[in-house]
């Protein structure tokens, strides 16, 4: 010096939840909370999950138009599901 595996502090992030707010919805952000994290930093780039507003279709409804109602779909999310990338704190072996 570099890899890898441990440990995690007078350090650092913040689940659920609850206000606020922005959103069609998933869910974001702001403050309050800690359930947990040694990459729970950054990148939605690959799989997966979530959500269907706007198409498109049906035609339950409906004289019908289709605005209710139904099915498909990401062009919207989510990186605190998994890979990949790119980058790093201390202390030990």
């Nucleotide at each position: 010096a570099g890899a890898c595996a441990g440990u995690g502090a007078u350090a650092g992030c913040a689940a659920a939840c609850u206000c606020g707010c922005c959103g069609a919805a998933a869910g974001a952000c702001g403050a309050g909370g800690a359930c947990g994290c040694a990459a729970a930093g950054c990148c939605g780039u690959g799989g997966g999950u979530c959500u269907a507003a706007a198409a498109g279709c049906c035609g339950c409804g409906g004289a019908g138009a289709c605005u209710g109602g139904g099915c498909u779909c990401a062009u919207g999310a989510c990186u605190g599901c998994c890979a990949g990338g790119c980058c790093g704190c201390a202390c030990c072996g």
Model confidence (mean pLDDT): 83 of 100. A computed fold for a 93-nucleotide RNA from a Bacillota bacterium, annotated as c-di-GMP-I riboswitch aptamer. It matches the Rfam family "c-di-GMP-I riboswitch aptamer". From the family's description: GEMM was predicted in a large-scale screen for bacterial structured RNA regulatory elements. The sequence was found by an Rfam model in a public genome assembly.